[in-house]
RNA sequence: GCGCGCGUAGCUCAGGGGUAGAGUGCUUCGUUGACAUCGAAGAGGUCCAUGGUCCAAAUCCAUGCGCGCGCA
Numbered sequence: 001g002c003g004c005g006c007g008u009a010g011c012u013c014a015g016g017g018g019u020a021g022a023g024u025g026c027u028u029c030g031u032u033g034a035c036a037u038c039g040a041a042g043a044g045g046u047c048c049a050u051g052g053u054c055c056a057a058a059u060c061c062a063u064g065c066g067c068g069c070g071c072a
Base pairs, nucleotide, nucleotide: 001071002070003069004068005067006066007065010024011023012022013021018055026042027041028040029039030038048064049063050062051061052060
């Protein structure tokens, strides 16, 4: 330099046009003599950036940025 893949909650990831979810972690409460386990409730996201398409974009398109893999 070229090609491919990925970027969504603190972490690991789902979601592939119609109000953003799970596991785990965190907070509070219950349970216990206490801790753990378990149960209940809750907080937490400008979906990498900019532009475009569309009634509507995390999702489709273009460019850029970052990371990974391959080829040279």
Predicted 3D model of a 72-nucleotide RNA (transfer RNA) from a Patescibacteria group bacterium. Rfam family: tRNA. Rfam links the family to the GO term triplet codon-amino acid adaptor activity. The family's RNA type in Rfam is transfer RNA. The sequence was found in a public genome assembly.